[in-house]
Small-subunit ribosomal RNA from an uncultured bacterium, 1495 nucleotides, folded computationally.
Its mean pLDDT, the model's own confidence on a scale to 100, is 84.
The RNAcentral record of the sequence draws on ENA and SILVA.
């Protein structure tokens, strides 16, 4: 510090997500040790048990017992001493208001900070001054009674004090009055006179006492500490909370309090708070700090520290220095417990602990040794404060789990291209060490000052043995470090975001390997960061979210020039404070660190004081340039009212006139013979104002248009008289505000929602047509919204230009004007700097600055709901949330597409010729059938296609019968044997199975001997068996190679460098011409290049040269009935090699003088001469695993292999491609001509003979320019047929044959005889072809035993037409729009149906909180008091004073009744919304989206 994610790609906007840090955490897996910290965030829920506040005998009275000792004894016991002035209880003093806990309440002077207290108090403590005298009356304990279960209460009697009371004394201590001084207002201090108010003793020394000592006591002053009260500033959200308040605001007086004050009361006044947010509602203890962040900020308020509040809930006071009191009292309530049912007791938010709640949080431990606190003179006692220990990886920090050497790179795992690689020096093995833990021994500091150590036999030290006891968790698609195999097969699952998974998953699960962190690692939650994503630092608003429709104007904010003053802001210095801890820096202590100690810095703040005076502010005095006023001119659809005008439309009347009019894409509805339309004349009515008219004018905007008049607003210019900052903006408020709409009353010609009819359509509640009502018009009132737009708030200033136009002025000039120059104010276009994401804007800014206002913060939900306000209503303004998505969006780019545009091409259309579609047959396909009808190909680009040829074979299919290392290949081991072969038998359909016969013996390391024989290891070969494997036309063409089709023989597709652009990209390749062509020329920020085009190649068309056999034969000769038959010849044809030729080369014209085009000459051929081969980048997951190859998967006595038979040839039907026809341009018969290109030894087959023929016999020739196939046919000549189902056509069927073949039944071809079907030119629709082409005619070849209407070739005869590019189809280039990019077979909208989710309304229902009116009123306090009682003092002894109880009044908690508000939950039914797989209906939007879209 950034990254991922919107797109085909890009830039921007914008959200979502991630990487970081942190935590009082929790959960999952795992877990050696030590130190330091931390540990109920939830139920302020309920609590068993124990402990947490007592102490003082040196304030006081009274005062045991057990035990022990001694004595007595009737042995039952008794007495004394001691225990002991002890325990326990009581009076009294001090403490219990601290310490400890919790955060419910509280939006508040509660808290923080700084002030004030001259408006106050302060026990214990310190300093200083004064004093402590004389008396009195009670009372608890105790005793004796009483009541009660208990708790407890009560009567009588006795008694003490540092308890209580009275008197004395006494000070500016207090009160009243007076004076003086001081002072910040209320006041403070001092002084004088008068009045008022005190007390208590205990202990010690010495003992006689005391003016002794000490601790207490009284009073005063001061201090310290603590507290109360008041004030400035700061301190959460909601305005869908806008008004609140009656003790309320103030005054006077009184009361209350320690103390000011409506704190309380009486009276008087009517105030007080609030947009700088009152009141209400919700939430919340506040702070130092803590977390995060660069900071500013944001979040938070555990632990530690300060303050506050609370103590079961609510209320209340008492005591006291201090409380309205956590471990006190009283009352009420809820709950729990005890009870004899009468009545009592209790309060863990103290420490432990229990239940409960919860994801979740510890021991009913030790000790007062330390620190601190209470009491005490002290010893001491008390202290769950505190110090320690225990539990918990909850956090931080430290440390260990070993170190060195060690390659047969072990075994094993995993992977593998089968070689190896990797885990991996890792292990084993060898050599060492001893941290931690363990055992044994020693053993602290913490203690000060004599004693005293819970921790603790702890830390620490020493010794011992021994690598032994000590590693896991997450991740490995990108972000993000780390990759392979297997399994799974949109399943199971993963996922923070993007997204993985549908048979080759680095994303799921496992494994191996790797990466990260480490006694932890991950996950979840929360906070900050990244997020400049609320922007003060530090954002925006033309089109992305965002300028109010416009003006006016209140508060507020901001504000011209000059001079003086003040010092609020501002700046500088000093002082006080900003607690400690924490953070930061330095030093030091624990072995280090965490942790701790000391010192410093910092604490950005507040207050106070001294100064400065530039700026802001305030104030004083001026100024004229901002603003305004007056005078002189000017333009204008500016506004309001009244009047007038002509054209047009419609209607009415009348005339002329006759059959249609009208309307449309075409029609119909409609009007019209009762006379329309058309036309002429007259009349009526309403509305709107053609031409002028102009990116012209006016207005704030909405908006404003015939003419005249009246009233009226604003603006501009000129001159420079007046005022003297009077200004700008503008929350609220107020006014205006198109169209539509609403109310009342008019008006109503035309137009025209709704509605009706006619069309269109699958439908047509639309578009089109005929009608037509509200409305449109007027008056008055309401509504208050628009894509109210320049999608651009208002004002001021500054910043290069060009060119129009409107209004005014000036200059120059002119007789006058125009033109021209300058200037002010408007209104347009173009364009520079600058700016912008880009598009664009650009002196009329979207540039550069200032001031003020409004608005925005992802999309949807939602221009919605609820509430409030406005409205007659319709509705408007304000305006959320739940839920849901990872995008939504802007600009630009490249494509693709358009029922967008321009240009161009193509047998694309048109012009022609011939077909298909109708018939029969052939062939292929679909479908159906079947045991099987094997498989593939499926729009063009499958369908006479793979198949250049299925009777068996082929053959992959079916049925049946067999084989299992196999029909085929290689290798291994064992056995046997030469092998191969041949023949035969049984069975069988064959294959096969079972068996028999026969024959011969390959090579020879070696050995033997009869030396040419034998034996023989081993090898070759074969068989049998074993194991590896063979085999598969089984699957996947969406795992592939290769090949092919198609767009398309269309003219395109790209690159390098440069340039432009933030970028995707553009340029080049666009433009002007031209071409078949991105062909060429010219121009140009491009210059070049590559793949394509063309050319180079082949055939063909002309000629030359060379060469002549098997070809040819003119001339010469021979032979023949005749023939290149023969001799010869190379002239010709031909053959086959080499050349030539054509290049817009020449001429004319056009054209930019170019490219090129048109015409012409010459030429065999003329503008690529004709034909072929040749197929760019790419598209279609196009086709093919069944041609072959090949990954993976599958089968292995079968999905392999062999065999026989069957099937691929089926047949109600549909389609494609063909053949033959329907006839006379024909058919038939007879005769006569002319090819090219091929093939031939398993072959082509002549002559001749036979057969009507297919063919048979025969055998010459030929391995071919020689022989053969081989007859070419159409054509031509002659004849017959005479328009009919025929002398057309030939299907079908019967019979008889031929040929091939092992075999023609299923299922071949051909021949002859007989038979003689449909068919008379083919509907919608559709195909081919532009010249040697179409059409027509025959010939050959491949495959092949045989089988051709198909395929591939060959030649013969040989046309018609093309005006032209409007239209159909396809393609190319440029341009335009786009919401498409899987790219229009695209995208996408709404209703309905189904499921789920959240939410609004809803008769209501049930809770919480709260207002208000009233009732009631415990305890308590205050006031009153006619009742009762009454120690201290006074008394005249009667009583008084004072007090208590009772009663009563006021206040008041809980409670009750009524009526409101608010909020939550729930509710039959209901509304819309969101999300869902391939549901239904249409097709609204995106292209001119097929009616431009939108508000």
């Nucleotide at each position: 510090a950034g990254a991922g994610u919107u797109u085909g790609a890009u830039c921007c906007u914008g959200g979502c997500u991630c990487a970081g840090a942190a935590c009082g955490a929790a959960c999952g897996c795992u877990g050696g040790u030590g130190g330091c910290g931390u540990g109920c965030u939830u139920a302020a829920c309920a609590c068993a048990u124990g402990c947490a506040a007592g102490u003082c005998g040196a304030a006081c009275g009274a005062g045991a017992a057990a035990g022990u000792u001694u004595c007595c004894u009737u042995c039952g016991g008794g007495a004394a001493a001691u225990u002991a002035g002890u325990a326990a209880a009581g009076u009294g003093g001090c403490g219990c208001a601290a310490g400890g806990g919790u955060g419910a309440g509280u939006a508040u002077c509660a808290c923080g900070u700084g002030a004030a207290u001259a408006a106050u108090c302060u026990g214990c403590c310190c300093u200083c001054g004064a004093g402590a005298u004389c008396g009195g009356a009670a009372u608890a304990a105790c005793a004796u009674g009483g009541u009660g279960a208990a708790a407890a209460c009560u009567a009588u009697g006795c008694u003490a004090a540092u308890g209580c009371c009275g008197g004395a004394u006494a000070a500016g201590a207090c009160c009243a009055c007076a004076u003086u001084u001081c002072a910040u207002a209320a006041g403070a201090a001092a002084u004088g006179c008068g009045g008022u108010a005190a007390a208590a003793g205990g202990a010690g020394u010495c003992u006689c006492a005391a003016u002794c000592u000490u601790c207490a006591c009284u009073u005063g002053a001061g201090g310290a500490u603590g507290a109360g009260u008041u004030c400035g500033c700061g301190c959460a959200a909601c305005a869908u909370u806008a008004g609140c308040u009656u003790g309320u605001u103030g005054g006077u007086g009184a009361g209350a309090u320690a103390a000011a004050a409506g704190c309380u009361c009486a009276c008087c006044a009517a105030g007080g708070c609030u947009a700088c947010g009152a009141u209400g509602u919700u939430u919340a203890g506040c702070c130092g700090g803590c977390c995060u962040g660069a900071g500013a900020g944001g979040g938070u308020g555990a632990a530690c520290g300060g303050c506050c509040a609370c103590a079961c809930u609510g209320g209340a006071a008492c005591u006291g220095a201090g409380a309205c009191a956590c471990g006190g009292u009283c009352c009420a309530g809820a709950c729990u417990c005890c009870u004899a049912c009468g009545g009592g007791a209790g309060g863990c938010a103290g420490c432990a602990g229990u239940g409960g709640g919860g994801a979740a949080u510890a021991u009913u431990g030790c000790g007062c040794a330390a620190u601190g606190g209470g009491c005490g003179a002290a010893a001491g006692c008390c202290u769950g404060a505190c110090g320690c220990a225990g539990c918990a990886a909850c956090g931080c920090c430290g440390u260990g789990u070993g170190a060195g050497c060690g390659a047969u790179g072990a075994a094993g795992g995993c992977u593998u291209u089968a070689g190896a690689g990797u885990c991996g020096u890792a292990a084993a093995g060898c050599u060492c060490u001893g941290u931690c833990a363990a055992a044994u021994g020693g053993g602290a500091a913490g203690a000060a000052u004599u004693u005293u150590g819970a921790c603790g036999g702890u830390a620490c030290c020493a010794u011992u043995a021994g690598a032994g006891g000590a590693a896991g968790c997450c991740c490995c698609g990108g972000c993000u470090a780390a990759c392979u195999c297997c399994g799974u097969g949109c399943c199971a699952g993963c996922a923070g975001c993007c997204g993985c998974g549908g048979u080759a998953a680095u994303a799921c699960g496992g494994a191996g390997g790797g990466g990260g962190c480490a006694a932890g690692c991950g996950u979840u939650g929360u906070u900050c960061g990244g997020a400049a994503u609320u922007a003060u630092u530090g954002g925006g608003c033309g089109u992305a979210a965002a300028g109010c429709g416009u003006a006016u104007g209140u508060a507020g904010g901001c504000g011209g020039c000059u001079a003086g003053g003040u010092a609020a802001g501002u700046c500088a210095g000093g002082c006080g404070u900003g607690c400690a801890a924490g953070c930061c820096c330095g030093u030091g202590g624990c072995u280090c660190a965490a942790c701790c100690a000391c010192g410093g810095a910092a604490u950005u703040g507040c207050g106070u004081u001294u100064g400065a005076a530039a700026c802001u502010a305030c104030u004083u005095a001026g100024c004229u340039u901002g603003a305004g006023u007056a005078c002189a001119g000017g333009a204008g659809a500016g506004g309001a009212a009244a009047g007038c005008g002509g054209a047009a439309u419609u209607c009415c009347c009348a005339g002329u006139g006759u059959a249609g009019c009208g309307g449309u894409g075409a029609a119909a509805u409609g009007c019209a013979u009762u006379g329309a339309u058309a036309u002429u004349g007259g009349g009526a009515a309403g509305a709107a104002c053609a031409u002028c008219u102009g990116u012209g004018g006016c207005g704030a905007a909405g908006g404003c248009a015939g003419c005249u008049u009246u009233c009226u607003g604003g603006c501009c210019c000129a001159a420079a008289a007046c005022u003297g900052a009077c200004g700008c903006u503008g929350a609220a408020g107020c006014a205006c505000g198109a169209a539509a709409g609403c109310g009342u009353g008019g008006g109503g010609a035309g137009c025209a929602a709704a509605c009706a009819g006619g069309a269109u359509u699958a439908g047509a509640u639309a578009c089109c047509c005929u009608g037509g009502u509200a409305g449109u018009c007027c008056a008055c009132g309401c509504u208050g919204u628009a894509a109210a737009c320049g999608a651009u708030g208002a004002g001021c200033a500054c910043u290069u230009g060009g060119u129009g136009u409107u209004g005014g002025g000036a200059g120059a000039u002119u007789c006058g004007a125009c033109c021209c120059u300058c200037u002010c104010a408007g209104u347009g276009c173009c364009g520079g700097a600058g700016u912008u994401a880009a598009c664009g804007c650009a002196u009329u800014a979207a540039g550069u600055g200032c001031u003020c206002c409004g608005c925005c913060u992802g999309g949807g939900g939602a221009c919605u709901a609820c509430g409030a306000c406005c409205g007659c209503a319709a509705g408007g303004u304000u305006g959320a949330a739940a839920c849901u998505c990872a995008a939504a969006g802007g600009a630009a780019u490249u494509g693709a597409c358009g029922g967008g545009g321009a240009c161009c091409c193509g047998c694309a259309c048109a012009a022609g010729c011939g077909g298909u579609g109708g018939a029969a047959c052939a062939u292929g396909u679909g479908g159906u059938u079947u045991a099987a009808u094997u498989c593939g190909a499926u729009g063009c680009a499958a369908c006479g296609c793979g198949a250049a040829g299925a009777a068996c074979c082929u053959u992959a299919c079916c049925u049946g019968g067999g084989c299992u290392u196999g029909a085929c290949a290689u290798g291994u081991c064992a056995g046997u044997g030469a092998a191969c072969a041949u023949u035969c038998u049984g069975u069988g359909a064959a294959a096969g199975c079972a068996g028999a016969a026969c024959u011969u013996u390959c090579u020879g390391c070696g050995a033997g001997c009869u030396u040419g024989c034998u034996c023989a290891a081993a090898g070759a070969c074969a068989c049998u068996g074993u194991c590896a494997c063979a085999g598969g036309u089984g699957a996947u063409g969406c795992a592939u190679g290769g090949c092919u089709g198609u767009c398309g023989u269309c003219a395109g597709c790209u690159c390098g460098u440069g340039u432009c652009g933030u970028g995707a990209g553009a340029u080049g390749u666009u433009g002007g011409g031209u071409u078949a062509a991105g062909u060429c020329c010219c121009g140009c920020a491009a210059c070049g290049a590559g793949c394509g085009c063309a050319a180079c190649c082949c055939c063909u068309g002309u000629u030359u040269u060379u060469a002549g056999u098997u070809g040819c034969c003119a001339g010469c000769a021979c032979a023949u009935a005749a023939u290149g038959g023969u001799g010869g010849g190379g002239a010709c044809u031909c053959u086959a090699a080499a050349a030539a030729g054509a290049c817009u080369g020449c001429c004319u014209g056009g054209g930019a003088u170019a490219a090129c085009c048109a015409g012409g000459a010459g030429g065999a051929a003329g503008g690529u001469g004709g034909g072929g081969a040749u197929g760019a980048u790419g598209u279609c997951a196009a086709g093919u695993c069944a041609g072959u190859a090949u990954g993976u998967c599958c089968c292995u006595u079968a999905u392999g292999u062999c065999c026989a038979g069957g099937g691929c040839u089926a047949c109600a039907c549909a389609c494609g491609u063909g053949u033959u026809a329907c006839a006379a341009u024909g058919g038939c018969c007879a005769g006569u001509a002319c090819a090219a290109a091929g093939g031939g030894u398993u072959g082509c087959c002549a002559a001749c003979c036979c057969g009507c023929g297919a063919g048979g016999g025969g055998g010459a020739g030929c391995c071919a320019a020689u022989c053969c196939c081989a007859a070419a046919a159409a054509a031509c000549u002659g004849g017959c047929c005479c328009c009919a189902g025929u002398a057309c056509a030939g299907a079908u069927u019967g019979g008889a044959g031929u040929c091939u073949g092992c075999a023609a039944c299923u299922c071949g071809a051909c021949u002859c005889c007989a038979u003689g079907a449909a068919g008379g030119a083919g509907g919608a629709a559709u195909c081919g072809c532009u010249a040697g082409u179409a059409a027509u005619c025959g010939c050959g070849c491949a495959u092949c035993a045989g089988c051709a209407c198909g395929g591939c070739g060959c030649g013969g005869u040989g046309a018609a037409u093309a005006c032209g590019u409007u239209c159909c189809c396809g393609g190319g280039u440029c341009u335009u729009g786009u919401a498409c990019a899987c790219a229009c077979c695209g995208c996408c909208c709404g209703u309905c149906a189904c499921a789920c989710c959240a939410u609004g309304g809803g008769a209501g229902u049930g809770g919480g909180c709260u207002g208000u009116a009233c009732c009631a009123g415990a305890a308590g306090u205050a006031g009153g008091u006619a009742g009762u009682c009454u120690a201290a003092c006074c008394u005249u002894c009667g009583g008084g004073g004072g007090g208590a109880c009772g009663c009563u009044u006021a206040c008041c908690a809980c409670g009750g009744u009524g009526u409101g508000g608010u909020u939550c939950a729930u509710g039959a039914c209901u509304g819309g919304g969101g999300u869902g797989a391939a549901g239904u209906c249409g097709u609204a939007a995106c292209a001119a989206g097929g009616u431009a879209a939108c508000c």